[in-house]
RNA sequence: UUCGAUAAAGGCAAAACCGGCGAAAGCCGGCGUCGCAAAGCCAUUGGGUCUAACGCCACGUAGUGGCCAAGAUUGCCAGGUUACCGAAA
Numbered sequence: 001u002u003c004g005a006u007a008a009a010g011g012c013a014a015a016a017c018c019g020g021c022g023a024a025a026g027c028c029g030g031c032g033u034c035g036c037a038a039a040g041c042c043a044u045u046g047g048g049u050c051u052a053a054c055g056c057c058a059c060g061u062a063g064u065g066g067c068c069a070a071g072a073u074u075g076c077c078a079g080g081u082u083a084c085c086g087a088a089a
Stems, first nucleotide, its partner, number of pairs: 001088004011036002017030005034075001040081003045078003048073004055067005
């Protein structure tokens, strides 16, 4: 510098369930172990996806649909940055 082995040591923890927070997406803790070689960190780097309170509008009295402040996701992808063990050069 590149790579990730049917190696070793260790790490993280999807879904479901329980408790809490939130309007929601979702988040936090527990449990769990689907997976992950950066599933470490960055959402004020870009794209994607999701939610849409309050309010406004439409329908017209049922609440439904639309718009929007803003929010969520790095376990959607790219990018940035740091790093364990090992292999190869």